[in-house]
RNA sequence: CGAGAAUCAAGCCAACCCGCCUCAGGCGGGACGGAAAGCCACGGGUCUUUCAGACAGCCGGGUUGCCUCG
Numbered sequence: 001c002g003a004g005a006a007u008c009a010a011g012c013c014a015a016c017c018c019g020c021c022u023c024a025g026g027c028g029g030g031a032c033g034g035a036a037a038g039c040c041a042c043g044g045g046u047c048u049u050u051c052a053g054a055c056a057g058c059c060g061g062g063u064u065g066c067c068u069c070g
Stems, first nucleotide, its partner, number of pairs: 001070004012034002016030006032057001038063003042060003045055004
């Protein structure tokens, strides 16, 4: 630099459900799933809509990164 995928190993994130709390949210347990389910709202899309804002676990794009192989 390129490719691959949750295969070995090591960690990471956490749909949804249940319980609790001072209930926009947070904590604990189980775990649908994810190689970026890390970050960015640039384009499309969805939701809310007075202005504007939300969604990165909707798609595309940008950027950083674990492991393995070459």
c-di-GMP-I riboswitch aptamer from Oleidesulfovibrio alaskensis G20, 70 nucleotides, folded computationally.
The sequence is in RNAcentral, with records from Rfam and Ribocentre.
Its mean pLDDT, the model's own confidence on a scale to 100, is 76.
The organism belongs to Oleidesulfovibrio alaskensis, within Bacteria.